[in-house]
RNA sequence: GGAGCCGGCCAGACAGUCGCGUCAUCGGAAACGAUGCCGAGGAAAGUCCGGGCUCCACAGGGCACGGUGCCAGGUAACGCCUGGGCGGCGCGAGCCGACGGAAAGUGCAACAGAAAGAUACCGCCGAACGGGUCUUCGGAAUGCGUGGCAAGGGUGAAAUGGUGCGGUAAGAGCGCACCGCGAGUCCGGCAACGGACCGGCACGGCAAACCCCACCGGGAGCAAGACCAAAUAGGGAGGCUAUGCUGCGGCCCGCAGUGUCUCCGGGUAGGUUGCUUGAGCGUAACGGUGACGUUGCGCCUAGAGGAAUGACUGUCCACGACAGAACCCGGCUUACCGGCCGGCUCCGCCG
Numbered sequence: 001g002g003a004g005c006c007g008g009c010c011a012g013a014c015a016g017u018c019g020c021g022u023c024a025u026c027g028g029a030a031a032c033g034a035u036g037c038c039g040a041g042g043a044a045a046g047u048c049c050g051g052g053c054u055c056c057a058c059a060g061g062g063c064a065c066g067g068u069g070c071c072a073g074g075u076a077a078c079g080c081c082u083g084g085g086c087g088g089c090g091c092g093a094g095c096c097g098a099c100g101g102a103a104a105g106u107g108c109a110a111c112a113g114a115a116a117g118a119u120a121c122c123g124c125c126g127a128a129c130g131g132g133u134c135u136u137c138g139g140a141a142u143g144c145g146u147g148g149c150a151a152g153g154g155u156g157a158a159a160u161g162g163u164g165c166g167g168u169a170a171g172a173g174c175g176c177a178c179c180g181c182g183a184g185u186c187c188g189g190c191a192a193c194g195g196a197c198c199g200g201c202a203c204g205g206c207a208a209a210c211c212c213c214a215c216c217g218g219g220a221g222c223a224a225g226a227c228c229a230a231a232u233a234g235g236g237a238g239g240c241u242a243u244g245c246u247g248c249g250g251c252c253c254g255c256a257g258u259g260u261c262u263c264c265g266g267g268u269a270g271g272u273u274g275c276u277u278g279a280g281c282g283u284a285a286c287g288g289u290g291a292c293g294u295u296g297c298g299c300c301u302a303g304a305g306g307a308a309u310g311a312c313u314g315u316c317c318a319c320g321a322c323a324g325a326a327c328c329c330g331g332c333u334u335a336c337c338g339g340c341c342g343g344c345u346c347c348g349c350c351g
Base pairs, nucleotide, nucleotide: 001347002346003345004344005343006342007341008340009339010338012316013315014314015313016312017311018310020039021038023036024035025034026033027032041322045333046332048331049330050329051328052327053221054220055219056218065217066216067215068214069213070084071083072082073081074080085099086097087096088095089094100212101211105210106209107206108205121153122152123149124148125147128146129145130144132142133141134139161179162178163177164176165175166174180201181199182198184197185196186195187194188193225273226272227271228270235264236263237262238261239260240259244258245257246256247255248254280299281298282297283296284295285294286293287292317320
């Protein structure tokens, strides 16, 4: 100097003017006015996970169903994060990962192929048994059947450990070396797992097939919910008028209805609340590899309810992206002009 990797931060700056919203104070009967404080984001987004909060349901346990899935830790919790293991990619800094179990059982594998599980199409062999041919009668020649083999060819996504040497009739972990594998032994590690030794190898793939194992899971959501509470209609209790009237009935008893007053309770309209002090933010020390935790000090930082956060002017620059809270918080994912800081890697050159 170039090319990259990881982490953190910022999101035009400054000044002025005018406006908008909540709140506080003051003035005002009120409407409203004045002053002051504060006033969107790293994603406020998607609503995909997890929790708080609220109401409903609920003895305990099990089944079913759903979710999560290497190990350990962090956390209120998580499908998140951190550290570690294993696998893959990269020269590297680093990045990526549906990554439990195929010695419980059931099942699946189109087409091709002999066979997708116990199979031989082409092929190899002719040691063994039986029977031919040839013959120099010796056969180590030829070649058929019973048969042996799975090396080679061929099919396939995948063919029953791989490569090499030995071995053999031909072959074969049949033997050996290396690699692979293992449900064995020892060692290291909390564990995932790793290392050494041992074992010729027990037989393949698929669990984003059913399944098995471990852990987790009640439902609905701030339009949750709580409080105040009209008008009208209706409900309940009591009193009065009145031993009235109406209906049922031939009549009595009885039953039902009918007037008025007071009180009570539920619901609706409407209003208030829930609403922002919180698993909060900043900073320092300590513990921890880290995620994170503990303690001290400091800070208050939107809370509306048709819904505020805007506009203009001036100066400057690298000319400004994606985007707007609606109960709150922790994540993930997605969108995004550009810039700053720190740590690290590789290459080239110079000393």

Predicted 3D model of a 351-nucleotide RNA (Bacterial RNase P class A) from Pseudoxanthomonas mexicana. Its Rfam family is "Bacterial RNase P class A". Rfam's curators write: Ribonuclease P (RNase P) is a ubiquitous endoribonuclease, found in archaea, bacteria and eukarya as well as chloroplasts and mitochondria. Rfam classes the family as a ribozyme. The family is grouped with related families in Rfam's "RNaseP clan". The organism belongs to Pseudoxanthomonas, within Bacteria. The gene name in the source record is rnpB. Its mean pLDDT, the model's own confidence on a scale to 100, is 77.